[in-house]
RNA sequence: GCUCAGGUAGCUCAGUUGGUAGAGCAUUUGUUUGAAGCACAAAGGGUCGGCGGUUCGAGCCCGCCCCUGAGCACCA
Numbered sequence: 001g002c003u004c005a006g007g008u009a010g011c012u013c014a015g016u017u018g019g020u021a022g023a024g025c026a027u028u029u030g031u032u033u034g035a036a037g038c039a040c041a042a043a044g045g046g047u048c049g050g051c052g053g054u055u056c057g058a059g060c061c062c063g064c065c066c067c068u069g070a071g072c073a074c075c076a
Base pairs, nucleotide, nucleotide: 001072002071003070004069005068006067007066010025011024012023013022019056027043028042029041030040031039049065050064051063052062053061
């Protein structure tokens, strides 16, 4: 340099045919306990990597760029 896969909550990941962004864990609060843990209930937490484009509407489609991983090529 080329090709492919990926980037979504603090972490690990879903997200269907484009139609109001979710789960588990973690955190906080409550119930429970002498206290804690476990268990149960609830809550908070998101510019969906960045900038544009298409569309009535984009996490999803298109272009460019950035980052991570894998493969290939090059290495005078």
Description
This is a predicted structure of a 76-nucleotide RNA (transfer RNA) from a Candidatus Kaiserbacteria bacterium. Model confidence (mean pLDDT): 82 of 100. RNAcentral holds the sequence, with entries from ENA. Its Rfam family is "tRNA". Rfam describes the family as follows. Transfer RNA (tRNA) molecules are approximately 80 nucleotides in length. By type it is a transfer RNA.